This is a predicted structure of a 137-nucleotide RNA (Guanidine-I riboswitch aptamer) from a Gammaproteobacteria bacterium. Rfam family: Guanidine-I riboswitch aptamer. From the family's description: This family represents a conserved RNA structure found upstream of the ykkC and yxkD genes in Bacillus subtilis and related genes in other bacteria. Taxonomically the source falls in Gammaproteobacteria (Bacteria, Pseudomonadati, Pseudomonadota). Its mean pLDDT, the model's own confidence on a scale to 100, is 78.
RNA sequence: UCAAUAGGCGGCUAGGGUUCCGGUUCUUUUUUAUUCGUUUCUAAAAUUGAACGUCUGGUCCGAGAGCGGUCAACCUGCACUCAUUAUCUAAGCAUUAUUUUUUGUAGGUCACACGGAGGGAUAAAAGCCCGGGAGAU
Repeated sequence: UCAAUAGGCGGCUAGGGUUCCGGUUCUUUUUUAUUCGUUUCUAAAAUUGAACGUCUGGUCCGAGAGCGGUCAACCUGCACUCAUUAUCUAAGCAUUAUUUUUUGUAGGUCACACGGAGGGAUAAAAGCCCGGGAGAU
C1' cells in the first nucleotide's frame, strides 16, 4: 500500500404508540333499591353506541452502536484416521519425533463504534427501516 472477514437465527429489555382486550367518561334500553299505590329524582348492576393512550396494564412493534443463548468462522491442545520425512536395521516390522489429510472433543476469540434533520411501513408510533447513511473525529 492492497485484498478478505468481523456473520446468521432466536429470546429478553430500554423504548413505542393505540388495531384488539381491559379500563375511564358520556349515552340507549331494562331490572333492582328508595318512595304512600304510580311517576320523577338518585344509586347500583346488566346492555347498546361513541370518545379518551396526558389510561398503570394484557395483545402488538422493538435496538449496528443494549443484555443473554445458540449456530457458523478463526486460534490452541488432545485423540482417531490417511500419507510423508527423519531415527533404528542387511531388510522388514515396531517405537520415538516432524509435517500433513479426515473426523471428533475440550478451551479460547468473536474487536471498535459520536451521529442529525427529513422521509417510510404498520392500526399507529418508536433506539424499527432508509442507516456502521449525511456529517463529525